[in-house]
RNA sequence: GCUGGCAUAGCUCAGUUGGUAGAGCAGCCGCCUUGUAAGCGGCAGGUCUCCCGUUCGAUUCGGGAUGCCAGCACCA
Numbered sequence: 001g002c003u004g005g006c007a008u009a010g011c012u013c014a015g016u017u018g019g020u021a022g023a024g025c026a027g028c029c030g031c032c033u034u035g036u037a038a039g040c041g042g043c044a045g046g047u048c049u050c051c052c053g054u055u056c057g058a059u060u061c062g063g064g065a066u067g068c069c070a071g072c073a074c075c076a
Base pairs, nucleotide, nucleotide: 001072002071003070004069005068006067007066010025011024012023013022019056027043028042029041030040031039049065050064051063052062053061
């Protein structure tokens, strides 16, 4: 330098033929327990990386940017 993949909650990840986004763990509250842990129930937590476009409507489609990963190439 070229090609491909990924970017969603604090972490690990789902998801959507385009129609107001979820799980597990972590956090908080409660139940249980003499108490703690475990277990059970509940609550809270999101600009779906950013910009532009298409659309009545974009996390999802198109273009670009940034970051990360992989492969290939170049190299005294």
Background
The RNA shown here (transfer RNA) has 76 nucleotides and comes from a Steroidobacteraceae bacterium. The RNAcentral record of the sequence draws on ENA and MGnify. The coordinates come from a structure-prediction model, not an experiment, and the mean pLDDT is 80. Its Rfam family is "tRNA". Gene Ontology term of the family: triplet codon-amino acid adaptor activity. The family's RNA type in Rfam is transfer RNA.